[in-house]
RNA sequence: UAUGGGAUAGAGUAGAGGUAUCUCGUUAGGCUCAUAACCUAAAGGUCGCAGGUUCGAAUCCUGUUCCCGUUG
Numbered sequence: 001u002a003u004g005g006g007a008u009a010g011a012g013u014a015g016a017g018g019u020a021u022c023u024c025g026u027u028a029g030g031c032u033c034a035u036a037a038c039c040u041a042a043a044g045g046u047c048g049c050a051g052g053u054u055c056g057a058a059u060c061c062u063g064u065u066c067c068c069g070u071u072g
Stems, first nucleotide, its partner, number of pairs: 002070006010024003018055001026042005048064005
């Protein structure tokens, strides 16, 4: 310099146009003499940022920031 991939809940992840999934964690309840385990439920995300396309965008397009590679 050019180019590929990535950014989604506290952590790790899925999601190829119809208001986001799962695991762990957190909180509450159940079970227990009690703790753990187990069972049930809940909270927590405006999908890196800014625009565009569309009735509708995490998803498609453009720009840009950061991270990991490849390359002149």